The RNA shown here (FMN riboswitch aptamer (RFN element)) has 195 nucleotides.
The model forms 100% of the base pairs in the Rfam consensus.
The sequence was found by an Rfam model in a public genome assembly.
Its mean pLDDT, the model's own confidence on a scale to 100, is 76.
[in-house]
RNA sequence: UGAGCUCUUCGGGGCAAGGUGACACGCGGGGAAGCCUCGCGUGAAUUCCUGACCGGCGGUAUGCCGCAGUCGUUUUAAGCGUCUGACAGGCGAGCCCGCGAGCCGGAUGAAAAGACUUGAAAGUCUGCAGAAUUCUCCGGCAGAUGAGGUGAGAAGCCUCAGCCGACAGUACAGUCUGGAUGUGAGAAGGGAGAA
Numbered sequence: 001u002g003a004g005c006u007c008u009u010c011g012g013g014g015c016a017a018g019g020u021g022a023c024a025c026g027c028g029g030g031g032a033a034g035c036c037u038c039g040c041g042u043g044a045a046u047u048c049c050u051g052a053c054c055g056g057c058g059g060u061a062u063g064c065c066g067c068a069g070u071c072g073u074u075u076u077a078a079g080c081g082u083c084u085g086a087c088a089g090g091c092g093a094g095c096c097c098g099c100g101a102g103c104c105g106g107a108u109g110a111a112a113a114g115a116c117u118u119g120a121a122a123g124u125c126u127g128c129a130g131a132a133u134u135c136u137c138c139g140g141c142a143g144a145u146g147a148g149g150u151g152a153g154a155a156g157c158c159u160c161a162g163c164c165g166a167c168a169g170u171a172c173a174g175u176c177u178g179g180a181u182g183u184g185a186g187a188a189g190g191g192a193g194a195a
Base pairs, nucleotide, nucleotide: 001195005191006190007189008188009187010186017050018049019048023043024042025041026040027039028038029037030036031035052175053174054165055164056099057098058097059096063091064090065089066087067085068084069083071081072080073079094163095162102141103140104139105138106137107136109135110134111133113126114125115124116123145161146160147159148158149157167178168177169176
C1' cells in the first nucleotide's frame, strides 16, 4: 500500500396568499315521515383552480476556487489586477448514464406455524402436496428539457422558457397522514489482517 472481513457513526426537502364548495352541522318551508326535497346560515381541500415551494446517492465536466506561468503596478517581494494553461486538488446536473426506496410476478430457496371464536379456556378451520408472514434469490414495472448565448468542443456553464415526482388513506396529494424509531444507494472513521 492493501483484496476480502468486521465494528461504529451519519445518510431527504417542500403549499405563503387567494378562489371554488363535494360534504357536515344548525334553522326554516313542503310532503304522513326519523326519509326526500327546497331555501338560508355556519364550517369545510396543504388533494380541485390560480399561485407558492422542494430536489436522495455514485459517475460524467468548457463553470468557480485553487495551482502554475505571463504581463502591469511595485526598488524587489507580497498583495491586487490582465492574459494563458484538457494542471495535482476541492466544489459543481431533479429532467445525461447508472443506483436507491416503492409496486407486481416467480422459486421443491430458509424459517412451522397461522386464522376464527371466547371474559379466559375448550373448540373449529387452514398448513409438511410447504399456507400466512418475514427474509433471501430471480424476473418485470418504475418520471421529466428545449431554445438562445459563449466556446475548438455544451447532456453538465450563463440567460430564458418548460417539464417531472412510488404505494395506502382522504374531496382527486411530489409537499398532509401512514407503513417508517423501517428500508436504503452510499459517505466518513476505526479494528484485526491474506498478500